[in-house]
Context: one part of a larger RNA
RNA sequence: CUGGGCGUAAAAGAGCGUGUAGGCGGUUUAUUAAGUCAGUUGUUAAAGCCCACGGCUUAACUGUGGAACUGCAAUUGAUACUGGUGAGCUAGAGGGCAAGAGAGAGAAGUGGAAUUCUCGGAGUAGCGGUAAAAUGCGUAGAUCUCGAGAGGAACACCAAUGGCGAAGGCAGCUUUUUGGCUUGUCCCUGACGCUGAGACGCGAAAGCGUGGGGAGCAAACAGGAUUAGAUACCCUGGUAGUCCACGCCGUAAACGAUGAUCACUAAAUGUUGGUCUUGCUUUGCGAGAUUAGUGUUAAAGCUAACGCGUUAAGUGAUCCGCCUGGGGAGUACGAUCGCAAGAUUAAAACUC
Numbered sequence: 001c002u003g004g005g006c007g008u009a010a011a012a013g014a015g016c017g018u019g020u021a022g023g024c025g026g027u028u029u030a031u032u033a034a035g036u037c038a039g040u041u042g043u044u045a046a047a048g049c050c051c052a053c054g055g056c057u058u059a060a061c062u063g064u065g066g067a068a069c070u071g072c073a074a075u076u077g078a079u080a081c082u083g084g085u086g087a088g089c090u091a092g093a094g095g096g097c098a099a100g101a102g103a104g105a106g107a108a109g110u111g112g113a114a115u116u117c118u119c120g121g122a123g124u125a126g127c128g129g130u131a132a133a134a135u136g137c138g139u140a141g142a143u144c145u146c147g148a149g150a151g152g153a154a155c156a157c158c159a160a161u162g163g164c165g166a167a168g169g170c171a172g173c174u175u176u177u178u179g180g181c182u183u184g185u186c187c188c189u190g191a192c193g194c195u196g197a198g199a200c201g202c203g204a205a206a207g208c209g210u211g212g213g214g215a216g217c218a219a220a221c222a223g224g225a226u227u228a229g230a231u232a233c234c235c236u237g238g239u240a241g242u243c244c245a246c247g248c249c250g251u252a253a254a255c256g257a258u259g260a261u262c263a264c265u266a267a268a269u270g271u272u273g274g275u276c277u278u279g280c281u282u283u284g285c286g287a288g289a290u291u292a293g294u295g296u297u298a299a300a301g302c303u304a305a306c307g308c309g310u311u312a313a314g315u316g317a318u319c320c321g322c323c324u325g326g327g328g329a330g331u332a333c334g335a336u337c338g339c340a341a342g343a344u345u346a347a348a349a350c351u352c
Base pairs, nucleotide, nucleotide: 003324004323005322006321007306008305013320015202016201017200018199022195023194024193026089027088028087029086030085031084032083034082035081036078037077038076039075040074041073042072043071050066051065052064053063054062055061092192093189094188095187096185097184098183099182100181104178105177106176107175108174109173110172111155116150117149118148119147120146121145126137127136163170164169207248208247209246210245211244212243216242217241221237222236223235224234259319260318261317262316263315264314267297268296269295270294271293272292273291274290275289276288277287278286279285280284301308302307325352326351327350334345335344336343337342
């Protein structure tokens, strides 16, 4: 390479999207004849391989003839499929119209509870903390309690195998700007589609740069304990950071450890959002059908098993990514990116 694979075992789905090239692509008809198929001609040196017959006593060796090997080119045809071109279609896709739900995103404003601090009142000897203590705070009046104020961060209940988003993720309330989704209609366009190497964009936390902010929490650090020791677990403090603006970083068990799209294949039951029909005791409570999500159980099937099972890990199709014994190693070197930290790409010797 081929083959076989990528939920876990057991190596392997890129963190996620947009999309270029490329690959693949619904249905009818006409045409073309590039692919495809058939014939003919030329060429494909000789030797060799294979077959037949012959020559050395046989064989090896060798002579003659044939066949084969395929390819390439030209030419004559075929037209089912693929491709090209023309004209159509509506089942894919998109749009219009009418509705619907939502922590989807950006910006601005605003609310109450709580912690902390400041000031004032009242009040007195403790408070705090632990398994027990101590460090710590407190007669310069703490803890507790009442009132007023400041400031920052997060939004209890509702809250849910609830919702939304491509993923990361998103939750007080209001306004505003804005993206996507679903349902109904079957009105319009008429294959406009799927995937997607590169590329571009987004991307938790931590970290970095500049400038703000800083209540609580809290790496580092300090002290107190514990201990043989204790550079920890526990306690008292506490700085970066956590927050905001702008710019970097580009990684996570970025997980469903399961790529995207399409089609097909028993059921049962819960729940969210629509639509239609229908029953009743009609602010409402049900039943049935259908559709888009989200869960549970389970037939067939699959799987080494666990388990998966119309949200597939079943049965098929298209495209992309990735794997190929363990260690060395996601390392070295080189290259690209980055302010740095580092990230991405990515070996070998050697060894078992």
Overview:
Predicted 3D model of a 352-nucleotide part of an RNA (small-subunit ribosomal RNA, central domain) from an uncultured bacterium. The full RNA is in RNAcentral, with records from ENA and SILVA. Its mean pLDDT, the model's own confidence on a scale to 100, is 86.